[in-house]
RNA sequence: AUCUUCAGGGCAAGGUGCGAAAGCUAUGGCUUUCAAUUCCUGACCGGCGGUGAUAGUCCGCGAGUCUUACUCAUUUCAAAGGAGACUGAACUGGUGUGAUUCCAGUACCGACAGUAUAGUCUGGAUGGAAGAAGAU
Numbered sequence: 001a002u003c004u005u006c007a008g009g010g011c012a013a014g015g016u017g018c019g020a021a022a023g024c025u026a027u028g029g030c031u032u033u034c035a036a037u038u039c040c041u042g043a044c045c046g047g048c049g050g051u052g053a054u055a056g057u058c059c060g061c062g063a064g065u066c067u068u069a070c071u072c073a074u075u076u077c078a079a080a081g082g083a084g085a086c087u088g089a090a091c092u093g094g095u096g097u098g099a100u101u102c103c104a105g106u107a108c109c110g111a112c113a114g115u116a117u118a119g120u121c122u123g124g125a126u127g128g129a130a131g132a133a134g135a136u
Stems, first nucleotide, its partner, number of pairs: 001136006011042001013041003019034006043120002045110002047061004056108002064086005070081002090106005112123003
């Protein structure tokens, strides 16, 4: 350098009822069922590389969103690639040569679209990718 394969996990159990359907009615209402894995209590999950020491929260990358006509494509479209911007979170104590990575304690974070408000459901995605392994 080329090829092949692999490459993301997670709501147990309860509560409430926006709302919908049916029945009754004295038309004021009443009863029953369904009804948020998203709200509330609580539960569960953690990509990749680096780091004198093992990381969701240290450094960087990937995915995602937007811009850009640089390449390419073109009937058209940022379709594809490149470039740029945006893009979450942790402290304390202990051990130790060395750890915001281990131990103890208490916290915090989690793209976009759909839907009763989503890290966990459905969808783009049987996709793509950081990278890992093997073969030549």